[in-house]
Formats: sequence, C1' cells, structure tokens
RNA sequence: UCAGGGAUAGUUCAAAUGGAGGAACGCCCGGCUCUGAACCGGGAGGUUGGGGGUUCAAGUCCCUCUCCCUGGA
Repeated sequence: UCAGGGAUAGUUCAAAUGGAGGAACGCCCGGCUCUGAACCGGGAGGUUGGGGGUUCAAGUCCCUCUCCCUGGA
C1' cells in the first nucleotide's frame, strides 16, 4: 500500500431476505442455609466504534474516518 473479515451490555456472543436489540457469565436485591458456595426468583445495565446518506422504518444497505485480525505485494 492492496484485498478480505471484524467493532452490539463490564466480558463472550446472538439478532431469515431492513420492521427497531436478546442470551450466558459477571454485578445488585431477595429466597434457601447456622454462615457461605451452589441452587431458585427478581432487577439494573446498550447514542449497536465516530460522522454523513438512502428509506415510512437501519445493528443490517451506501459513502467516509478510526481501531483490531488474516492474507498478498
């Protein structure tokens, strides 16, 4: 420098063809227990990497920038 892939909750990842974001672990509260762990119930937590565009509607499509991974030169 070129090509491909990726960036979504604290972490690891989901979210047919665009119809509007959920799980597990973690965290908080409660139950259980002599206490704790485990287990059970409930809860909080997201400008979906930044900016623009298309659309009635964008995590998803288009443009651009930043960062990470892989490969080529």
This is a predicted structure of a 73-nucleotide RNA (transfer RNA) from a Planctomycetota bacterium. Its Rfam family is "tRNA". Rfam links the family to the GO term triplet codon-amino acid adaptor activity. NCBI's taxonomy places the organism under Bacteria, Pseudomonadati, Planctomycetota.